[in-house]
Record summary
The prediction has a mean pLDDT of 84. A computed fold for a 681-nucleotide part of an RNA from a Sphingobacteriales bacterium, annotated as large-subunit ribosomal RNA, domain II. The RNAcentral record of the full RNA draws on ENA.
Context: one part of a larger RNA
RNA sequence: GCCUACGAGUUACUCUUCACUGGCAAGGUUAAGUCUUUAAGGGACGCAGCCGAAGCGAAAGCGAGUCUGAAUAGGGCGUACAGUCAGUGGAGGUAGACGCGAAACCUUGUGAUCUACCCAUGGUCAGGAUGAAGGACAGGUAACACUGUCUGGAGGUCCGAACUGAUAAGCGUUGAAAAGCUUCCGGAUGAACUGUGGGUAGGGGUGAAAGGCUAAUCAAACUGGGAAAUAGCUCGUACUCCCCGAAAUGCAUUUAGGUGCAGCGUUGAGGUAGAGUAUCAUAGAGGUAGAGCUACUGAUUGGGCUAGGGGCUUCACCGCCUACCAAACCCUGACAAACUCCGAAUACUAUGAUAUAUACUCAGCAGUGAGGCUGUGGGUGCUAAGGUCCAUGGCCGAGAGGGAAAGAACCCAGACCAUCAGCUAAGGUCCCCAAAUCUAUACUAAGUUGGUCUAACGUUGUUUGAUUGCAUUGACAGCUAGGAUGUUGGCUUGGAAGCAGCCAUUCAUUUAAAGAGUGCGUAACAGCUCACUAGUCGAGCGAUCGAGCGUGGAUGAUAAACGGGCAUAAGUAUAGUACCGAAGCUAUGGAAUUCAGCAAUGAAUUGGUAGGGGAGCAUUCCGGCAGCGCUGAAGGUGUGGCGCGAGCCAUGCUGGAGCAGCCGGAAAAGCAAAUGUAGGC
Numbered sequence: 001g002c003c004u005a006c007g008a009g010u011u012a013c014u015c016u017u018c019a020c021u022g023g024c025a026a027g028g029u030u031a032a033g034u035c036u037u038u039a040a041g042g043g044a045c046g047c048a049g050c051c052g053a054a055g056c057g058a059a060a061g062c063g064a065g066u067c068u069g070a071a072u073a074g075g076g077c078g079u080a081c082a083g084u085c086a087g088u089g090g091a092g093g094u095a096g097a098c099g100c101g102a103a104a105c106c107u108u109g110u111g112a113u114c115u116a117c118c119c120a121u122g123g124u125c126a127g128g129a130u131g132a133a134g135g136a137c138a139g140g141u142a143a144c145a146c147u148g149u150c151u152g153g154a155g156g157u158c159c160g161a162a163c164u165g166a167u168a169a170g171c172g173u174u175g176a177a178a179a180g181c182u183u184c185c186g187g188a189u190g191a192a193c194u195g196u197g198g199g200u201a202g203g204g205g206u207g208a209a210a211g212g213c214u215a216a217u218c219a220a221a222c223u224g225g226g227a228a229a230u231a232g233c234u235c236g237u238a239c240u241c242c243c244c245g246a247a248a249u250g251c252a253u254u255u256a257g258g259u260g261c262a263g264c265g266u267u268g269a270g271g272u273a274g275a276g277u278a279u280c281a282u283a284g285a286g287g288u289a290g291a292g293c294u295a296c297u298g299a300u301u302g303g304g305c306u307a308g309g310g311g312c313u314u315c316a317c318c319g320c321c322u323a324c325c326a327a328a329c330c331c332u333g334a335c336a337a338a339c340u341c342c343g344a345a346u347a348c349u350a351u352g353a354u355a356u357a358u359a360c361u362c363a364g365c366a367g368u369g370a371g372g373c374u375g376u377g378g379g380u381g382c383u384a385a386g387g388u389c390c391a392u393g394g395c396c397g398a399g400a401g402g403g404a405a406a407g408a409a410c411c412c413a414g415a416c417c418a419u420c421a422g423c424u425a426a427g428g429u430c431c432c433c434a435a436a437u438c439u440a441u442a443c444u445a446a447g448u449u450g451g452u453c454u455a456a457c458g459u460u461g462u463u464u465g466a467u468u469g470c471a472u473u474g475a476c477a478g479c480u481a482g483g484a485u486g487u488u489g490g491c492u493u494g495g496a497a498g499c500a501g502c503c504a505u506u507c508a509u510u511u512a513a514a515g516a517g518u519g520c521g522u523a524a525c526a527g528c529u530c531a532c533u534a535g536u537c538g539a540g541c542g543a544u545c546g547a548g549c550g551u552g553g554a555u556g557a558u559a560a561a562c563g564g565g566c567a568u569a570a571g572u573a574u575a576g577u578a579c580c581g582a583a584g585c586u587a588u589g590g591a592a593u594u595c596a597g598c599a600a601u602g603a604a605u606u607g608g609u610a611g612g613g614g615a616g617c618a619u620u621c622c623g624g625c626a627g628c629g630c631u632g633a634a635g636g637u638g639u640g641g642c643g644c645g646a647g648c649c650a651u652g653c654u655g656g657a658g659c660a661g662c663c664g665g666a667a668a669a670g671c672a673a674a675u676g677u678a679g680g681c
Base pairs, nucleotide, nucleotide: 001681002680003679004678005677006676011095012094013093015092016091017090018089019088020087021086022085023084024083027051028050029049033045034044035043036042037041055062056061065077066076067075068074098236099235101233105226106225107224109222110221116200117199118198119197120196121195122194123193124192125190127159128158129157130155134151135150136149137148138147139146163187164186165185168183169182170181171180202218204214205213206212239616240615241614242613243612244611249262250261251260252259253258263368264367265365266364267363268362269361270360276356277355278354279353280352281351282350283349284348290342291340292339297336298335302331303330304329306326308325309324310321311320312319371396372395373394374393375392376391377390378389379388380387401412402411403410416590417589418588419587421586422585423584427580428579429578430565431564432563436577438576439575440574441573442572443571449567450566457552458551459550461549462548463547464546465545466544467543468542469541470540478536479535480534481533482532484509485508486507489503490502491501515530519528520527591606592605593604594603595602596601617670619667620666621665622664623663624662625661627659628658635654636653637652638651639650640649641648642647
């Protein structure tokens, strides 16, 4: 992992409540018990009790009223409407209460054969090394001291087996082993190691102390019991079909992943100034969007005017200045969620009309109370977020189908079933891939593009529009030639001659034209060029402002962002005609629900999680009725048929003794999941 079996809303209660069915009814009903009986059971009695028929008040009490109150006031609760007993069902309560699941707490005991420490009594430690004290002899001293050589054999001494430990690495890691093996390594006469017997016990022991050890268990052992502890938590919760169908919000909460009330769902009942919803019309209240501000509050650009400040002067007054600051006022420009002289659209309220069929109340039963994305209006944030918090639509949630390559939410569209029928939506029509290599006119040359997105700023790429200038009295570009003189203007400077810099009334002359010079150049000159002019040539040439499509900007880690092939259209723009394309719509047949109808029939409807309601199938047992079976029951395994389905029927083979139909009843009543339990493979 698979298969088989088992495996979860049950049962009790003179509890509560509601619905349905039945009995009796202003009443209903017996309990224990007694008697009787064909004794499982039924029948009769039994009126103790309970519920109801009257309430109000704390109570005395009064009573269709009563309480409060001074009140004959007002107000609160009552008075008009039948209950009760039994059965069945829904839900609640009390019980383990749908099932499994803690970590823990308390209590009775059992453990020191493991291990920690202690007590008693035993045992063990190859070999080698070092050589303390003391002693002897000799030297030495006044005597000691001291020195040397021997002797001696101390030590939590040294090296190193047994023994004991466990430093490092490797192996092992469903192991040979629930801690081992190999090599290296520490101690090895000691606070050493070890045998046997004994002691200390669970908030206790023991601990050279690691929260270590206390029988493979330790921040409180193990076993039985309280005990099915509790679990607002996780997981699981078993056959079918039909109808409806949510919520993820508000308030509160030792509350935030729970719950109560309300909201939203469902089922039943009810009846009414027909309330609900939509559209239109009319009448309203309002201060948002916008707009505006010499209409307020506040903020504000530039200018003017001008108090005040500032500067000068003066002993002071007077006076003067202002490219400075600036109130008020004027002109001009512009701002505001907490500004408004103004002011919509929607939405809201009321009335009427039209359309539709909801709306509301009561009762039973819920679930939900983590929401999410997207469009729009906002707060917050960075006008960041697949961010967060509101409002208002849509969708997902609980929604399948087609499109967007793929995809909860985007676009289209809401799936009762069947069909090898048709029409369309979004989106598409070269091939993958159904349908145009369609029609017309342009643009693009970048594979731009062909559905991820890309800026500021550049661009004599190209198409197109507008305005404007020059041009056969010859433009623009090219080529030929000129481009001079006063003069090297003056100043400055070492030099400054068109061209370092400064000044200028940058003039004047000759000219077809030629600047006191556009750039390069020189130390300075020189030299090259330009403006300007003539000739040649012979038709368009410039400038500015837009628009379309391009181009640079363009850098990320495997090669990878048209879905791919590929495409110069199969790209882009505009216009058009066909076609394809979905579970949409239609057609044909069928099923079900609701409503209408006497019916025939017709119309509408039938996506669905949590959840509510309805109708059925199957299993085991029981009662009644009526059956089958050795001429073959159940079970197994095939085949055929019926039913929307759960399932059922017939029959072949196998099997070898019980089984099932109908009407009722009762449940240990349906498995794919619970890291489910047991067995098998």